[in-house]
Parts: sequence; C1' cells; structure tokens
RNA sequence: GGGCCCGUAGCUCAGCUGGGAGAGUGCCGCGUUCGCAAUGCGGAGGUCAGGAGUUCGAUCCUCCUCGGGUCCA
Repeated sequence: GGGCCCGUAGCUCAGCUGGGAGAGUGCCGCGUUCGCAAUGCGGAGGUCAGGAGUUCGAUCCUCCUCGGGUCCA
C1' cells in the first nucleotide's frame, strides 16, 4: 500500500425485508429481611465511530475519513 470483517447503553452483544433503538449484566430507587445476600417491581443511562449522499423516511443502502482485527505484498 491492497483485500475482507468489525465499531450500537459503563461492559458483553442482538437488531429480520429501510419505518418502535433493545436484551443480559452493572448503576440508582422502592418492596420483602433485624441487617446483608438472593429475589420482585420501577427508573436513569445512546452523536447507532465521524461526515456526506440516496430516500417521504437510514443502525440498515452508497461514498469518504478515523479506530480495531485478520490476510496478502
């Protein structure tokens, strides 16, 4: 330098054929307990890596850039 894969909540990840942004865990509050653990209920938390384009509408499609992994040179 080139090919391929990945980037979504603090962490690990899902997200179908383009239309609701989610799960587990962690965190906060409440209940249960003498208290803790465990458990139940509720809540907060997001530039979907960044930008541009297509579209009525983009996590999803196209292009560029950044970062990580891998292969080739």
The RNA shown here (transfer RNA) has 73 nucleotides and comes from a Bdellovibrionales bacterium. NCBI's taxonomy places the organism under Bacteria, Pseudomonadati, Bdellovibrionota, Bdellovibrionia, Bdellovibrionales.